The RNA shown here (Bacterial RNase P class A) has 375 nucleotides and comes from a Syntrophobacterales bacterium. It is recorded under the gene name rnpB. RNAcentral holds the sequence, with entries from ENA. The prediction has a mean pLDDT of 77.
[in-house]
RNA sequence: GAAGCAGGUCAGAUGGUCGCCGCUUCCGUUCUUUGGAAUCGGAGGAAAGUCCGGACUCCACAGGGCAGGGUGCUGGGUAACACCCAGUCUCGGUGACGAGCAGGAAAGUGCCACAGAAAGCAAACCGCCCCGCCUACGGCAGGGUAAGGGUGAAACGGUGAGGUAAGAGCUCACCAGUCCCGGCGGCGACGCCGGGAGCUCGGCAAACCCCACCCGGAGCAAGACCAAAUAGGAGAGCGUUUGAGGGCUGCCCGCUCGAGCUCUCGGGUCGGUCGCACGAGGUUUCGGGUAACCGCAACCCCAGAGGAAUGACCAUCGCUUCUACCGUCGAGAGGUGGUAGAGGAACAGAAUCCGGCUUAUGACCUGCUUCAAAU
Numbered sequence: 001g002a003a004g005c006a007g008g009u010c011a012g013a014u015g016g017u018c019g020c021c022g023c024u025u026c027c028g029u030u031c032u033u034u035g036g037a038a039u040c041g042g043a044g045g046a047a048a049g050u051c052c053g054g055a056c057u058c059c060a061c062a063g064g065g066c067a068g069g070g071u072g073c074u075g076g077g078u079a080a081c082a083c084c085c086a087g088u089c090u091c092g093g094u095g096a097c098g099a100g101c102a103g104g105a106a107a108g109u110g111c112c113a114c115a116g117a118a119a120g121c122a123a124a125c126c127g128c129c130c131c132g133c134c135u136a137c138g139g140c141a142g143g144g145u146a147a148g149g150g151u152g153a154a155a156c157g158g159u160g161a162g163g164u165a166a167g168a169g170c171u172c173a174c175c176a177g178u179c180c181c182g183g184c185g186g187c188g189a190c191g192c193c194g195g196g197a198g199c200u201c202g203g204c205a206a207a208c209c210c211c212a213c214c215c216g217g218a219g220c221a222a223g224a225c226c227a228a229a230u231a232g233g234a235g236a237g238c239g240u241u242u243g244a245g246g247g248c249u250g251c252c253c254g255c256u257c258g259a260g261c262u263c264u265c266g267g268g269u270c271g272g273u274c275g276c277a278c279g280a281g282g283u284u285u286c287g288g289g290u291a292a293c294c295g296c297a298a299c300c301c302c303a304g305a306g307g308a309a310u311g312a313c314c315a316u317c318g319c320u321u322c323u324a325c326c327g328u329c330g331a332g333a334g335g336u337g338g339u340a341g342a343g344g345a346a347c348a349g350a351a352u353c354c355g356g357c358u359u360a361u362g363a364c365c366u367g368c369u370u371c372a373a374a375u
Base pairs, nucleotide, nucleotide: 001371002370003369004368005367006366007365008364009363010362012317013316014315015314016313017312018311020042021041022040024038025037026036027035028034044347048358049357051356052355053354054353055352056219057218058217059216068215069214070213071212072211073087074086075085076084077083088102089100090099091098092097103210104209108208109207110204111203112202125149126148127145128144129143130142132140133139134138157175158174159173160172161171162170176200177199178197179196180195181194182193183192184191185190223274224273225272226271233265234264235263236262237261238260245257246256247255248254281300282299283298284297286295287294288293319344320343321342322341323340324339325338326337327336328335329334
C1' cells in the first nucleotide's frame, strides 16, 4: 500500500431572529372559555418492521388429563424470550474470524425422484466360476459369486495378504467408523488414553412420530371514573268540561288549542378525566464475575397529546471533499502543516411502557489477519 476480519464512539457546537407543543407561575377577561408574559422541558440509534418476549388491564380458570402450538448441544444471564454471554461439536475460510432449523433414524410407521437388475430383513444387467444340454471359437438352461464394469445424491467399510471353482470380514494385519467396558480431565456438552466385540448397522424427523421442557384468550380502540340534549325505561305528584299545560302577552283579564304535564331515579350515547410518563429508569464510583450480567452507594428527573408539537433563516467555529498557493521532509512518487476559494453533511419522526431481533443509514476511531513492495 492492497484486500479483509472484529469491536467501539458520535449523530455537529455556540449565539441571534421568527415560530410550534407541554408543565408551572403571574396578569387581563370570563358562567365555561380564551388571550398575553416569564421560567423550564421538548425524538432515535434505529423512534422503523410489528417478528419474538414481558409489564399492565379485562375476561376465563378447583385439580388432573387430552387436543393444539412452541422450544430443542452444554453451562450461565434475565421479569421473560426464538434474545445475550462463555464453551462443545460440525462445517466454511490461507488467516483474523464466521455460520449452524445441533435431541432421538440401534422405538415404530412412512418416503428416497430420474437412472438402474436391485433403494433396504438388499439386489445377478454385463462380467467371473461350476455343472448340464445342443445345431459347439458359439448358444441355451440351472446354480454360485457383490472382487471388477455400468446406474445413481446414495449400492451394506478401505488397502494388502491368505483363502476359494470363482468370490466374499470367510480369515488375518493395518486404517476408518459403531457399540460395549475401564481410566484420566471437565459442573456439563465433550475431549484424551487403553482394552474388547468382525459389530460395518445408508439418508430424511423443515414426514408422521418418540422424548424433555414451556404455553389460557384478547389487547391502551385494554380498562376505570364523571357525565349533556333528545328518545325510550321505572317511580311519585298534578290533571283530563271541577281543564294540568301550551299559543297570543312584560303582567292580569280575555280568546283559543287541549290530554297530558312536572319532578326524581337508573342505563347507554356525545363529551370529559384518568390509565399516561418515577421506570425490570439513567449517570458515575466501588465490588463480584472470563463475559452476558449482578450488588452497594451517591447524584439526576429526562418529550408526551388531540390525527399528532419538536421547525426555518442568519452569523461564527468545528468536521470533511476538491482546487490553487506557501512552508517543511523526500532523489522522486508522495507525506505533513498552514492560507484562500468552491462544495458536502446520511437513514429517518415517539403515540401505553419496557427487553430483544431484523432492516435502513453518514462519519470517525481502535485492534487484528493475509498478500505485495521498500528499507
The organism belongs to Syntrophobacterales, within Bacteria.